[in-house]
Context: one part of a larger RNA
Order: sequence, then structure tokens, then C1' cells
RNA sequence: GUCGGCGAAUCAUAGGCAAUGGAUUGGUUAAGAGAACGGAACUCACCGGAGCCGUAGCGAAAGUGAGUCUUAAUAGGGCGAUUGUCACUGCUUAUGAACCCGAACCUGGGUGAUCUAUCCAUGACCAGGAUGAAGCUUGGAUAAAACUAAGCAGAGGUCCGAGAUGACUAAUGUUGAAGAAUCAGCGAAUGAGUUGUGGUUAGGGGUGAAAUGCCACUCAAACCCACAGCUAGAUGGUUCUCCCCGAAAUGCGUUGAGGCGCAACAGUUGACUGGACAUCUAGGGGUACAACACUGUUUCGGUGCGGGCUACGCGAGCGGUAACAAAUCGAGGCAAACAUUGAAUACUAGAUAUGACCCAAAAAUAACAGGGGUCAAGGUCGGUUAGUGACACGAUGGGGGAUAAGCUUCAUCGUCGAGAGGGAAACAACCUGGAUCACCAGCUAAGACCACUAAAUGACCGCUCAGUUAUAAAGGAGGUGAGGGUACAAAGACACCCAGGAGGUUUGCCUAGAAGCAGAAACCCUUUAAAGAGUGCUGAUAGCUCACUGAUCGAGCGCCCUUGCGCUGAAGAUCAACGGGGCUAAGCAAUCUACCAAAGUUGUGGGAUGUCAAAAUGCAUUGGUAGGGGAGCAUUCCACCUUAGAGGGAAGCAACCAUGAAAGUGGGGGUCGACGAAGCGGAAGCGAGAAUGUCGGC
Repeated sequence: GUCGGCGAAUCAUAGGCAAUGGAUUGGUUAAGAGAACGGAACUCACCGGAGCCGUAGCGAAAGUGAGUCUUAAUAGGGCGAUUGUCACUGCUUAUGAACCCGAACCUGGGUGAUCUAUCCAUGACCAGGAUGAAGCUUGGAUAAAACUAAGCAGAGGUCCGAGAUGACUAAUGUUGAAGAAUCAGCGAAUGAGUUGUGGUUAGGGGUGAAAUGCCACUCAAACCCACAGCUAGAUGGUUCUCCCCGAAAUGCGUUGAGGCGCAACAGUUGACUGGACAUCUAGGGGUACAACACUGUUUCGGUGCGGGCUACGCGAGCGGUAACAAAUCGAGGCAAACAUUGAAUACUAGAUAUGACCCAAAAAUAACAGGGGUCAAGGUCGGUUAGUGACACGAUGGGGGAUAAGCUUCAUCGUCGAGAGGGAAACAACCUGGAUCACCAGCUAAGACCACUAAAUGACCGCUCAGUUAUAAAGGAGGUGAGGGUACAAAGACACCCAGGAGGUUUGCCUAGAAGCAGAAACCCUUUAAAGAGUGCUGAUAGCUCACUGAUCGAGCGCCCUUGCGCUGAAGAUCAACGGGGCUAAGCAAUCUACCAAAGUUGUGGGAUGUCAAAAUGCAUUGGUAGGGGAGCAUUCCACCUUAGAGGGAAGCAACCAUGAAAGUGGGGGUCGACGAAGCGGAAGCGAGAAUGUCGGC
């Protein structure tokens, strides 16, 4: 890993509710006693009425009573004016291990120092070599010493190095030869040395040259037994079928935040009511937009209280004033915590008004009319049983953030959650649409219609040349289409080409120079078709050029605004930002008609649920997680029956066949070798795919 077996809401005692049943002249026994039939036995019949529930409540009570209590008073108000009981089954609650598996721990009592740590007692061991302390002897030396030389001597947590002991490095080993080793080197090796035997210290304790180390492969508290099936608001698992309904991820509280309680939402079962949606009518409002009348804020302009500065005056005072500036006027803005105004929605109330069936209803018709009844949808109030209380994205209105986030937090909706099918290439939350079953039938939705790929290489009118389509901004540009405005123009425009572009004058200042052309001032006059006291190029001239004019040419030309589609801006790791091919439409915009396309809808047939007591018919319903309700199938055992049956082959296994909506049921060649149905009931160790489940086979 796989196959097979085993593997999880149980039982007891109480309470509540529901269904069913018994008696109702209210119901019922408990302990106990008892011993008919039957039986191995428990048990059971029959006794036992103590007690319990109910039949009247109210009040603290005396008490009173369909009332009573409060009170001076019923004036008001509170609680009442009623109701069963026993058994059994189911659901549920409480207490117990309480659906199952699994802790780490705590506590109590014991067992351990044959491992190892320290210590105690008694023993054992340390090849060989090296170094050469103290001291001593002799000689020298000295007054004697000191001192000195040679020798003897043999000290040391001394040196080198085996055994024994340790464990610094690498390799091997890593399902090992080995639950710590092997091999090659390595440390210290007379010492705080190593070691044998025997003994001491015990679990919050020991021992520790101290690492939380060691205390029998166990140590931040050993091991064994008990409490103990500890506890676990946490994780994992929890076994057959079909039918009906069907959530929540919110509020409040919580030593609360992944838990729990109450409410909200779901199921089921009652009572009452008779609507809901829609349309119309009537309301209150202060949001959006908008506005500036208030409260604030804010720009410019007019007037200019006032302070400041200042002239005059001895002073009182009286004038002036660039800037500042109250107030006011005009123009123009802003506001969640401004409001003179003020919607759409939403909310509240009222009116109108409904669906199915039956009757009315008459053997013709049966109504969008009127009437009666039942039910439903909607609502209110109960009983009972839940789950949920991590939500997610999208749209709209807001807050926080940076008008960031697949961000966060509210409100109102939608979808997912719990929703399949079709579309968006793929894609919980987008678009479409809600799957009872069958069909090789029809019509549509979103979306598509060149081929991949089902369906027009359709129609009509424009645009685009960028492969834009098929990612993006400010900014940039004689891209191109449409609309509008305006200037000039046959008295000749716009553009090219030809010609002129002069004189006073080098205007006067300034300047080294300043002559149209550094700078400041002025910007006239004349000749003219026209020509600036000068548009650009020089150190200053000169020269070229422009404005302006004529000629030539012969019809449009210049500028501005709005708008459609494009271009640029545009740099990344795959061709790879159309789904690919490919496309000039098979791209974009407007209009039109076909067609395709889903589990939508229709058609045909079948099932189920509700209406509805049976049948028929009609109508409606029949996606579904948590969860609730209903109806069934199967397994083992027991009782009843005569147990049917069974070596002429039971159970089991089993290709296959039949049948039922399913769990299943029936048959079955063969195998096997002794048990064992069906039916009506009863009782459970009652259904396996999951638990790093458990045991076994392979």
C1' cells in the first nucleotide's frame, strides 16, 4: 500500500412535550406480601390506597372564596374565575465516563545507586627511557662561615612513551557488524591518576570541578500502581434508502472574542385573522441636487469707521495721506457637524382589488356579473426541536486609507455560501437561468453565426490603414472624416518667380565706436505704386534680408472652435496582452432581417407532494449544505405457527437472469457439506470508505 474482520448517541433514574392506548361512578398504586396455569429460573395473576396528580383561587398571614389582595375607598391595579390521570412508544433535558479515540499534567502509596554522580571501607595497577631540586661527602677557600668545584643523591599536579584510561580531527557507517561503533592519527600517562569488590545518599529528593548534567537505552523533576474511561470551550472520525421543508455567518451580554446565553432567521404542530403584490389617494420629512437668507469660510472691486504716519496750531483742535483696515455695497465661490428652499426613492395610513375547488346549476350555454362554503398565499399569538453567531465577491450610498489594495468598516440590494445547465478561451461571487424522471422533438435567453465550432463569407449606410481592433495618462503632431465661425479674393486673393524697398539722415543724445539694428528719448517731413527714424545677420561701416508696393499667374486661400476614428508618448524576461489559425473585414458606429444556442420554455409519456376523505380531473409544486419532519429496506436473536424445507443437498460463495423509485427482493448452471426460511410481532453489541483507526493475510 491493498484486501478481509472489528470499530462511535448507549443504559439507569428523574422532569418536559407529542402520538397511541386503558379506565373515567376522577386516575394510579409504592415498598411489601403472594405463589393459580406455565416454567430450570427471573417473572406473572391476585392482594396492599400509604402516597402522588387532579377537582379553587387569592393573600406574608389571620382569613375569605368565584373571587381575593392592595387601600380610608373600589377609584384604579395585580393574580384568578379552572382542570385530568396511568401506562407505553418517540423526541428532548438533567445527573452519571454519557457519541468514539488520543494528551501533556496534578495527587497518594510504593520500587530502584548491578548503569551513572559524590562519598566511605578494603584491595589492585602504572613497560622503558629522559631531566637532575633539596640534602650530604670530599677538595679549594675563610679566623670561622659565606662562597666555589667535583661527586653521591633522586625531588617533581616534571619531560618522551607502551599497557590501562580518555575522546581533539577526518573518513567509513547512517533500513549500521554496532540503539554511538570501526579505521588512521590524537590527549594525559606518580597524579585533583586509573581500577576490582563491598557499602552510603531517593524523586521537588539525591548527587553534581555546574552541562539542568547524572539517578538502570527514561530526567526542567525517575519508574510502578492507584485516583482514571482524569479533563480537553480544541483536532480527527461517526456506518442503509426514498420523500417534504430548509437556514445562519446579524444584534445585545459575557475574564467574551474560533466558546456560551437571550433575540433574529429554519423545521414541525396548533389557535385566530383573511390577505400579499399592484394601482390610486392622503401624509410627515430635510437626504441628493441646488442656494448663500442665517452660522462659518473665501477672492476681487467701490465707499473708507479706526489705528499708524504727517502739515499747521501754545493748546483744544483742524487738515493731508501710499499701505493696513472694521462696517457696508457690487460681482464671484465653499460646507458631514450651515439651511430661505427642496426632490426621486423609502416609510405610514386609507380605498379599489384576488387564486383553486364545490354549491348556486336545471341532461343547451356557464360569464372578467351577483351570492354562499372550504382551502391556500400573507399576518398575529402559542407548544416543541434545531442549526447558525469566521462569511465572500459584485452594484449603489458613505466612513477610514492616498476618492491605494483581491484593504478595512457600516447601510440597501444581488449572487455564491447551500445552485447544477448555457455564455465570458480556462474562471465560487460577472451575464443568462433556478436541474422531479425519460425522449436521436419544437421555440427562445445571454452570447454567437470565415474554418477550428452549431448558425448569413447576410442586407444597407458611414468610418478606420493603425493588424487599431486585440492594455494605459498628461503631453505632442499640416493623419483623416463631419459640423460651425471668421478674414482676404476676378477692382485678381494665397504660394513661387521678376522688379522696387528711396530722400532729409550717420535724427538728436549717449558712447572708444552707436551710421535703421548696445541703451534711453522722440518716432517727424518729403518723393512716391510702395518703402519703419526700421524684422533679422556686424566691433563700427559696408552688404544681404523683412515689412510695404508693382509686375507675372488665374480660383480659391488663411486662421479659429466643436466632434468621430486613428498616430505618438509605450522599455523585460515564451512566440504569449485576439483562445490559436487567420482577417482590411472576419475591425468600429447606426439600422434591418434570418439562423444557431441551455437541465429556461413547449410537446409526448411516467412518478411524487399539496389542494383533498377515496377515485377521476384541474391547478400549483417537486436544486439544496447545517438542520427539522415523514415513510420504508436490511442484519442478529427471541416468541407464535406443525416451524415450511433440508445428504433426492441447508447456510455460505457465485458468472448470469428477472424485478422494484431506492435501500433491496426472487431465481440461478456450478461449488459446498448441515443446517434453516416465509408470515405477524418483539428485542438490539443493527448497516463502514475514511478516525497518521485497530487486528490479521499478502
Molecule: large-subunit ribosomal RNA, domain II
Organism: Hordeum vulgare subsp. vulgare